The prediction has a mean pLDDT of 83. Predicted 3D model of a 533-nucleotide part of an RNA (large-subunit ribosomal RNA, domain I) from Pedobacter cryoconitis. It was read from a public genome assembly. Rfam family: Bacterial large subunit ribosomal RNA.

Context: one part of a larger RNA
RNA sequence: AGUACACAGGGGAUGCCUUGGCUCUCAGAGGCGAUGAAGGACGUGAUAAGCUGCGAUAAGCUCCGGGGAUUAGCAAAUAUGAAUUAAUCCGGAGAUUUCCGAAUGGGGAAACCUGGCUAGUUGAAGACUAGUCGCAUUACGAUGCGCAAACCUGCCGAACUGAAACAUCUAAGUAAGCAGAGGAAGAGAAAAUAAUAAUGAUUUCCUAAGUAGUGGCGAGCGAACAGGAAGAAGCCCAAACCAGUUAUGUUACGGCAUAGCUGGGGUUGUAGGACUACAAUAUGGCAUUAAUGAAAUGAAGUGGAACAGGAUGGGAAGCCUGGCAAAAUAGCGUGAGAGCCGCGUACACGUAAGUAACAUUAGUCUAGUAGUAUCCUGAGUACCGCGAGGUCGGAGACGCCUUGUGGGAAUCUGCCGGCACCAUCCGGUAAGGCUAAAUACUCCUGAGAGACCGAUAGUGAACCAGUACCGUGAGGGAAAGGUGAAAAGAACCCCGAACAGGGGAGUGAAAUAGAACCUGAAACUGUGUACUU
Repeated sequence: AGUACACAGGGGAUGCCUUGGCUCUCAGAGGCGAUGAAGGACGUGAUAAGCUGCGAUAAGCUCCGGGGAUUAGCAAAUAUGAAUUAAUCCGGAGAUUUCCGAAUGGGGAAACCUGGCUAGUUGAAGACUAGUCGCAUUACGAUGCGCAAACCUGCCGAACUGAAACAUCUAAGUAAGCAGAGGAAGAGAAAAUAAUAAUGAUUUCCUAAGUAGUGGCGAGCGAACAGGAAGAAGCCCAAACCAGUUAUGUUACGGCAUAGCUGGGGUUGUAGGACUACAAUAUGGCAUUAAUGAAAUGAAGUGGAACAGGAUGGGAAGCCUGGCAAAAUAGCGUGAGAGCCGCGUACACGUAAGUAACAUUAGUCUAGUAGUAUCCUGAGUACCGCGAGGUCGGAGACGCCUUGUGGGAAUCUGCCGGCACCAUCCGGUAAGGCUAAAUACUCCUGAGAGACCGAUAGUGAACCAGUACCGUGAGGGAAAGGUGAAAAGAACCCCGAACAGGGGAGUGAAAUAGAACCUGAAACUGUGUACUU
């Protein structure tokens, strides 16, 4: 030096565990904010650095309800207290709530500086106390501003990439940016779809279908009708006409005309309405408005069955013996596998705030017949040319929808569409508006689930983590869980410079469970023994 064995050190794998995560389901909620939010700064305890709570009334104040013996948060120590005259604790409603922050009197390098006005304190003041003073809109009452996870609508809008290069194309109307809204949003009651038959607003899903198409006919992109389901709900204006009113013009002072406003009327394609004539007070609703009553639901919470003994063991719930409950044998804990030890569970009960089916009253909406001369039925609109975009449709034989630009109608004997265009036929009635449900999502609350993870996993974060640390900054971003059933956390003695470390003693089932603490693999490092060189 090597090999083997044994025993150690070192290290923290593995096993077991779970306070934390992940993915969902069902309910709820879907907002908070000038009555000052979200988020912070600074304070606040007998002692107090951090976290948590709270705000100069500061780990708290008041009331109501629950509950019934301990208690002054994490936090174990000391001191001093509180509590059956009901504390602590739990729920509800209030009070207080410094400063910054939309931040809003002005300023500002956030948590600071400094004003005006009104009222007050003071002998007085350049001191102090309270209130108030932002901008925009406004009906003068008020409203908006900022924040927030995704979902939604609109505006704007890439590139990498793919096409095995690349330019049309694709990626993609995606990402990013901006604006806005709601619990959903958007869409929506046919100027629809069809085809000789019909359907009857919108939305979502299945299917049609990777079809018809489109496409340097490359890469790729990619419908609709019909059918099946979910859910279903329809309405209101403008106008004609009538009445009132204001202004202007005009007048023969009787009025008339024009414009605006208000009320009635009216709302559609089998055209309808106005108008004229006739007839009646019926029928059916209400998606919302108020008042009253109100089942039910609803916080903390209440009751809630049934077991003993023996041996082993540190410890019994495992084993043995004999019982019992079950509308409860879900689950968790308890010194090892507990239906009957504890918390619970099934079941039953309970009310405040709030929500509120439903009922009543009020309110509100809704209708017919005939005539057809006249009037009305959404204009820089429809439509056309040129240029774009949308659609499955990349300019194509290219309709339809939207529109920048130029031109520019008709008025029901009207107008639009049915994929160039024309005719016939068919469908509809544009140029105003509202509309629940089925659908999308989850920052958040409650209940629950998992052929999900188990500390290099699962969130970045099981632990005081968006922390420490890095960066001028935008931003990046960790590591780190486990003594024991119980601290019983090692009194006392000894070695030592020692508050280091260790040896005894003691605790404990165990201390090779001793806080660098469950188990304790490997690399690596030693000690002893044996063999080999």